[in-house]
Molecule: transfer RNA
Organism: Nautiliaceae bacterium
RNA sequence: GCGUCCGUAGCUCAACUGGAUAGAGCAACGGACUUCGGAUCCGUAGGUUGUAGGUUCGAGUCCUACCGGACGCACCA
Numbered sequence: 001g002c003g004u005c006c007g008u009a010g011c012u013c014a015a016c017u018g019g020a021u022a023g024a025g026c027a028a029c030g031g032a033c034u035u036c037g038g039a040u041c042c043g044u045a046g047g048u049u050g051u052a053g054g055u056u057c058g059a060g061u062c063c064u065a066c067c068g069g070a071c072g073c074a075c076c077a
Stems, first nucleotide, its partner, number of pairs: 001073007010026004019057001028044005050066005
C1' cells in the first nucleotide's frame, strides 16, 4: 500500500434482518436486610449507536468518505 471484519452505557453483549419511546448482565449510586461488612432483594442514574455526509416516510441496521482497532496479502535498502 491492497483486501476482509469490527466500533452501541464505565466493561461484556443484545436490538427479531429498515419500523416509531435503543435494552440486558456486571460495575456505580440510593434504600431494605445485617452488630458491621459481604451475600441477597428493591430502586435510580448512565447513550451525539466512532466522525461527517447520503438514501428513505422512517437508519444502530443500507451506501460513501474519513478516524481507530484486529487479521490476511504484498512490498522492504